This is a predicted structure of a 374-nucleotide RNA (Bacterial RNase P class A) from a Myxococcales bacterium. The coordinates come from a structure-prediction model, not an experiment, and the mean pLDDT is 78. Its Rfam family is "Bacterial RNase P class A". The family's RNA type in Rfam is ribozyme. It was read from a public genome assembly, where an Rfam model found it.
[in-house]
RNA sequence: CGAAGGUGCUCAGGCGAUCGCCGGCGGGCUUGCCCGUCGGAGGAAAGUCCGAGCUCCACAGGGCGAGAUGCCAGGUAACGCCUGGUGGGGGUGACCCCGAGGAAAGUGCCACAGAGAGCAGACCGCCUCGCCGCUCGUCUGCGAGGUAAGGGUGAAAGGGUGAGGUAAGAGCUCACCGGGCCGCCGGUAACGGAGGUCGCACGGCAAACCCCAUCUGGAGCAAGACCAAAUAGGGGAGCGCAUGGGAUGGCCCGUCCCUGCUCCCGGGUAGGUCGCUCGAGGUCUUCGGCGACGGAGACCCUAGAUGAAUGAUCGCCACCCGCCAUCCGGUGACGGAAGCGGGGACAGAACUCGGCUUAUGAGCCCUUCGACCG
Numbered sequence: 001c002g003a004a005g006g007u008g009c010u011c012a013g014g015c016g017a018u019c020g021c022c023g024g025c026g027g028g029c030u031u032g033c034c035c036g037u038c039g040g041a042g043g044a045a046a047g048u049c050c051g052a053g054c055u056c057c058a059c060a061g062g063g064c065g066a067g068a069u070g071c072c073a074g075g076u077a078a079c080g081c082c083u084g085g086u087g088g089g090g091g092u093g094a095c096c097c098c099g100a101g102g103a104a105a106g107u108g109c110c111a112c113a114g115a116g117a118g119c120a121g122a123c124c125g126c127c128u129c130g131c132c133g134c135u136c137g138u139c140u141g142c143g144a145g146g147u148a149a150g151g152g153u154g155a156a157a158g159g160g161u162g163a164g165g166u167a168a169g170a171g172c173u174c175a176c177c178g179g180g181c182c183g184c185c186g187g188u189a190a191c192g193g194a195g196g197u198c199g200c201a202c203g204g205c206a207a208a209c210c211c212c213a214u215c216u217g218g219a220g221c222a223a224g225a226c227c228a229a230a231u232a233g234g235g236g237a238g239c240g241c242a243u244g245g246g247a248u249g250g251c252c253c254g255u256c257c258c259u260g261c262u263c264c265c266g267g268g269u270a271g272g273u274c275g276c277u278c279g280a281g282g283u284c285u286u287c288g289g290c291g292a293c294g295g296a297g298a299c300c301c302u303a304g305a306u307g308a309a310u311g312a313u314c315g316c317c318a319c320c321c322g323c324c325a326u327c328c329g330g331u332g333a334c335g336g337a338a339g340c341g342g343g344g345a346c347a348g349a350a351c352u353c354g355g356c357u358u359a360u361g362a363g364c365c366c367u368u369c370g371a372c373c374g
Stems, first nucleotide, its partner, number of pairs: 001370006008364004013317007021040009042346001046357002049355005054220004066216005071085005086100001087098004101211002106209002108205003123151002125147007133139001134137001159177006178200001179198004184193003224274004234265006244258005281300008319343005326337004
C1' cells in the first nucleotide's frame, strides 16, 4: 500500500437568537389562564418474535392430549438468550457457520434413472463346463452354472486402499484405515487417547409419523382500582288513593299490581383520578471469574403525553461531497488553501424490564494474508 476478519468500542453535530408544545415546582388572580424557573425520545423508542415483573380470572390430586426446546458445562429472576468448551463443516489465515437427542422400539418413505433402493442385485463384462458350426482359433453362437473385482445407473449399490489367494472372484486370508463391543487412562461433562477383541453386524431420511428428556393455566395497563354528572331505568320511604287501566269475581265492596308527586339509596355511562415511572435502575472504583456474570463501596435521579408534547425559522462554527479560470508545493499525475454551490442516515416513547431480529450514517481500535522498501 492492497485485500480481508472481529463487528470490539464511541458518537448520533455544537452554540446563540426568536416563535411555539408537554410536564414538575414557586407565585398571581378573573379557577383555567398568565409570569418565572427547571426538565423533555432511541440505539434501535421499530417488529411484537421469546422470557419475566405487575394486575385480574381460573385452579384438590392424577392421567391423556397439545405446544415449545433438544451436544456438554456454566451465567441469569427467567428464556428459545448469553458465555466457555466438545464434535462436524468452510477458509492459506485472522476467523466464521451448524435445524448437533434417538434410525439395534415400531411404522413409513427413498422420485428419475437403473438388472437391482434393502431378508440386495447378473444389464454389460469376467470365468468354468456342455452342445452346434466352421475359416480349427484357448474362435463364433446357444445353453447350464460360478462371480459383486471392472463398466454402466443413481443423491445413495450392503466398509475403503493394497497384497496374497482363485478357474474368475469374494474379509476368503493378511496389513493399514474406518466401524462394533470390552475394560483402562485423561476430562465435572460433551468427548478425547492408547490397547484388546470381533471380518463387519447397524444404507439414508426424525425440517416423516414416532420415541425419550425437560418446561408450559388463560388474558393483558383498553390489565385493574377509585371518584362520579345529565337523561333513562332499578330499590326503599312518605303522600295521594282524587283519576285511569289490569287481576280476582256473576256483580258491588274489598284486596293486590301499574300509572302521579316529593325525598333518599345503590349500580352503570360520559368525564376525571390512580396504576405511571425508584427500577432484577444507572455511572465510577475495586475484588472474584478465561468469559457471560457476580460481590462490595461511593455517587446519581434521567420524559410521562392520552387526538397524544419533545418542534420550526434564522445566523455562526465544525464535518462530508462537487466545481475551481486564483494562490502554494511538485517535471508531472496530483495534493493543499481561499472562494462558490450542495448535503446530513434509520427512525418517534405510550405499564416496566432482560434478550433476539430487522433498519441505518459516521469515526476509532485490534487481528490476518499478500506485495514492496529500509